Notes: Predicted 3D model of a 120-nucleotide RNA (SAM riboswitch aptamer (S box leader)) from Calditerricola satsumensis. Its Rfam family is "SAM riboswitch aptamer (S box leader)". From the family's description: The SAM riboswitch is found upstream of a number of genes which code for proteins involved in methionine or cysteine biosynthesis in Gram-positive bacteria. The SAM riboswitch acts at the level of transcription termination control. The predicted structure consists of a complex stem-loop region followed by a single stem loop terminator region. Its family is annotated with regulation of gene expression in the Gene Ontology.
RNA sequence: UUCUUAUCCAGAGAGGUGGAGGGACUGGCCCGAUGAAACCUCGGCAACCGGCUUGCCGCCUCGGGCAAGCAGCGGUGCCAACUCCUGCGGAAACGCGCCGGCGUUUCCGAGAGAUGAGAA
Repeated sequence: UUCUUAUCCAGAGAGGUGGAGGGACUGGCCCGAUGAAACCUCGGCAACCGGCUUGCCGCCUCGGGCAAGCAGCGGUGCCAACUCCUGCGGAAACGCGCCGGCGUUUCCGAGAGAUGAGAA
């Protein structure tokens, strides 16, 4: 980097360095000199993987699979706003136009993205 798969309406920030950007992209809307990005230190959240327990499946045995739970030691991740909203398709309600249609709101799905785990 690509593929597979799970999750994404919850949660959790202080200090130092730094000095103008940042929220992936589009259009919005926001955050930012009362200090952006990035880096460092300390802290926190969460529970994906490792760990532990129980049940079921499976097995000659070992290894293993699935589900529920525990802990927070280790590996990641995360700590403004639902993934900040949106984009593509569809449904409903309302409004406008009234031939086709358009707009707003809500919902469903897809796509894109993020993170974990596995694989190439």
Its mean pLDDT, the model's own confidence on a scale to 100, is 83.